[in-house]
Context: one part of a larger RNA
Molecule: small-subunit ribosomal RNA, central domain
Organism: uncultured bacterium
RNA sequence: CUGGGCGUAAAGCGUUGCGUAGGCGGUUUGUUAAGUGAGAUAUGAAAUGUUACGGCUCAACCGUGAAUGUGUAUCUCAAACUAGCAAACUAGAGGAUGGUAGAGGUCAGUGGAAUUGCUGGUGUAGGAGUGAAAUCCGUAGAUAUCAGCAGGAACACCAAUGGCGUAGCAGCUGACUGGACCAUUCCUGACGCUCAGCACGAAAGCGUGGGGAGCGAACCGGAUUAGAUACCCGGGUAGUCCACGCCGUAAACGAUGGAUACUAGCUGUCGGGGGUAUCGACCCCCUCGGUAGCGAAGCUAACGCGUUAAGUAUCCCGCCUGGGGAGUACGGCCGCAAGGCUAAAACUC
Numbered sequence: 001c002u003g004g005g006c007g008u009a010a011a012g013c014g015u016u017g018c019g020u021a022g023g024c025g026g027u028u029u030g031u032u033a034a035g036u037g038a039g040a041u042a043u044g045a046a047a048u049g050u051u052a053c054g055g056c057u058c059a060a061c062c063g064u065g066a067a068u069g070u071g072u073a074u075c076u077c078a079a080a081c082u083a084g085c086a087a088a089c090u091a092g093a094g095g096a097u098g099g100u101a102g103a104g105g106u107c108a109g110u111g112g113a114a115u116u117g118c119u120g121g122u123g124u125a126g127g128a129g130u131g132a133a134a135u136c137c138g139u140a141g142a143u144a145u146c147a148g149c150a151g152g153a154a155c156a157c158c159a160a161u162g163g164c165g166u167a168g169c170a171g172c173u174g175a176c177u178g179g180a181c182c183a184u185u186c187c188u189g190a191c192g193c194u195c196a197g198c199a200c201g202a203a204a205g206c207g208u209g210g211g212g213a214g215c216g217a218a219c220c221g222g223a224u225u226a227g228a229u230a231c232c233c234g235g236g237u238a239g240u241c242c243a244c245g246c247c248g249u250a251a252a253c254g255a256u257g258g259a260u261a262c263u264a265g266c267u268g269u270c271g272g273g274g275g276u277a278u279c280g281a282c283c284c285c286c287u288c289g290g291u292a293g294c295g296a297a298g299c300u301a302a303c304g305c306g307u308u309a310a311g312u313a314u315c316c317c318g319c320c321u322g323g324g325g326a327g328u329a330c331g332g333c334c335g336c337a338a339g340g341c342u343a344a345a346a347c348u349c
Stems, first nucleotide, its partner, number of pairs: 004320003007303002012317001014200001016199003022194003026089007034082002036078008050066006092191001093188003096184005104177007111155001116150007126137002163169002205246006214240002219235004257316006265294011298305002322349003331342004
């Protein structure tokens, strides 16, 4: 380079928003002739290769001729397609107007239940824990129960097979704010798709300062056991929480990149619109967008997927190429560090 692939065999970047170069790109008309197609001319050395005939007794070998010769340059012609230019269009895209649903985000305020601690009351010998125990707490009055106070963290029921969002998001209220969907078909007129990069990015971890109820790496005890640096039990620091700044990784999963078009249906559910019906709300029918279950065709090694495709196609990006060595070494870049990103080879099976 060509080929074959990427749900589970190796392989989809964690993700979306903005997005340069590049690649690709809707409908119609005209034009140009760069790509494209046709023709002509020149060139495309010889040897080699193919072929016809010939020379060594044959062959290898050699000689003569012919054909071929991707291609390159110039000229002429064609104009379907790609491309350039000009003009136009509205089905893509965006905007406008009117609505709708929502744990979408940030900040502030606030609520009740529960746990824990403290104060006081009642009350007395146990409580806690386990497979069984013990460590542990308790006559300096625990556990239980009542009243009050403090503080931190998380939000039962509603709750869903539900909703919104990129990862993720849940008490309630307010302020600010992003997006989506539906209807109208009013405006712009291809403004589009993809994509180095930038931004964002669970948990843990790091820095500075707060906070600390419960839980709880490390650690200390008690058990278990042959041992038990564990599983079980009693404690318990960092952390978990807040503010600001880093880190940039996950089985970051749908293990399934994005966009567009097409290809049977059935059922549930969420949001919107239209119709039918009705006093009205339901019911019923149609339709757009989401989310689930099952399935035609088709695909798949099978499992399974199946209009939310893993079907049929096109465009763009990323990635894979036997196992181990190794996502390691070295170098570079980033980071306070932990480490991250990029990424081999020897050797071995």